Transfer RNA from Candidatus Iainarchaeum sp., 75 nucleotides, folded computationally. Model confidence (mean pLDDT): 80 of 100. It matches the Rfam family "tRNA". Rfam links the family to the GO term triplet codon-amino acid adaptor activity.

RNA sequence: GCUCCUGUAGUCUAGUCCGGUCAAGGAUACUGCCCUCUCGAGGCAGCGACUCGGGUUCAAAUCCCGGCGGGAGCA
Numbered sequence: 001g002c003u004c005c006u007g008u009a010g011u012c013u014a015g016u017c018c019g020g021u022c023a024a025g026g027a028u029a030c031u032g033c034c035c036u037c038u039c040g041a042g043g044c045a046g047c048g049a050c051u052c053g054g055g056u057u058c059a060a061a062u063c064c065c066g067g068c069g070g071g072a073g074c075a
Stems, first nucleotide, its partner, number of pairs: 001074007010028004020058001030046005051067005
């Protein structure tokens, strides 16, 4: 340099293929409350995300183009 794959909460992940409802779901972490003599465990609640820009569309996490980051292969 070229080709391919990939990017979703603090962390891990489902959803993307085949666009649609209402709150983007789950686990974990964190915070508060309950429980307990205390801690831990358990229960309840809260918190928080679609990498960025543009396009298509009535509607984009999802399709298209480009940028950026990560990975793999070739040279």